[in-house]
Molecule: c-di-GMP-I riboswitch aptamer
Organism: Sulfuriferula nivalis
């Protein structure tokens, strides 16, 4: 430096759920908590998925507004791929 994660060990991360905060929502965040994870570290570049406040459209209408549809500029890196970096061990 590369390949691999069988065995062992060290250091880690933390799903659901609960409570507080935050957001229109999806979600995020702090603490508790562990379903799991060898990149479950970072990155929205590609695909997927979730949400739909602002916006656009539809018909109704008491012209206040609410309903329905479209729509990411929002979110997800613990959905998959790509990119970047890294611990331990074996070869």
């Nucleotide at each position: 430096a590369c390949u691999u994660g069988a065995a062992a060990a060290a250091c880690g991360c933390a799903a659901a759920c609960u409570u507080g905060g935050u957001g229109a929502a999806a979600g995020c965040u702090a603490a508790g908590g562990a379903c799991g994870c060898a990149a479950a570290a970072c990155u929205u570049c590609c695909a997927g998925u979730c949400u739909a406040a602002u916006g656009c459209g539809u018909g109704a209408g008491u012209u206040g507004u609410g309903a329905c549809g479209c729509g990411a500029u929002g979110a997800u890196a613990g959905u998959g791929g790509g990119g970047u970096u890294a611990c331990c061990a074996a070869g």